Predicted 3D model of a 126-nucleotide RNA (c-di-AMP riboswitch aptamer (ydaO/yuaA leader)) from a soil metagenome.
The RNAcentral record of the sequence draws on MGnify.
The model forms 92% of the base pairs in the Rfam consensus.
The coordinates come from a structure-prediction model, not an experiment, and the mean pLDDT is 77.

[in-house]
RNA sequence: CGCCGAAUCGUGGCAUUACGAGCCGGGGAACCGCACACCAUCGGGGUGAAUCCGCGACCCGCGCGCGGUAGGGCUCACUCUUCCGCCCGAACCCGUCAGCUAACCCGGCAGGCGGCCAUGAGGAGA
Numbered sequence: 001c002g003c004c005g006a007a008u009c010g011u012g013g014c015a016u017u018a019c020g021a022g023c024c025g026g027g028g029a030a031c032c033g034c035a036c037a038c039c040a041u042c043g044g045g046g047u048g049a050a051u052c053c054g055c056g057a058c059c060c061g062c063g064c065g066c067g068g069u070a071g072g073g074c075u076c077a078c079u080c081u082u083c084c085g086c087c088c089g090a091a092c093c094c095g096u097c098a099g100c101u102a103a104c105c106c107g108g109c110a111g112g113c114g115g116c117c118a119u120g121a122g123g124a125g126a
Stems, first nucleotide, its partner, number of pairs: 001114004008021004022109006032099001043097001044094004052068005071088004078125006
C1' cells in the first nucleotide's frame, strides 16, 4: 500500500471497567404464510459464497480421495458493467426451540493473507 470479512472511526478512562457514530447479526405483533389427522428426535434452527451430484477408497465405525456444480472473490481512488485470466466452493454456533414481523429487546466489530511502482483490457456514471 492492497485483499477476504460487518469487523471501522471517535471520546473518555487506563489495574479492571465504558460510551457514541457507523456497519453487521439474532429475537420479536397484526396481515400473510404454515399447520389443523397421523407419524417423527433418524429432530429443528442460525452465521457464512461455501450447496448439490457422480465415481472411488474404507467396510465394525468414523475420518478420506478425484471430478463436476448452485453460489462467491480478485487484479492499487470509488460504483455499475463487458471480456480475458486466476482462485474459493470452508468452518463454526444454538440446544428440543425460533416463519414473516412495526414497536421493542439482545449481541458482534474478529481472524487471516499478499505486495514494495508492481498494478490484465474496455465502456459508463458519480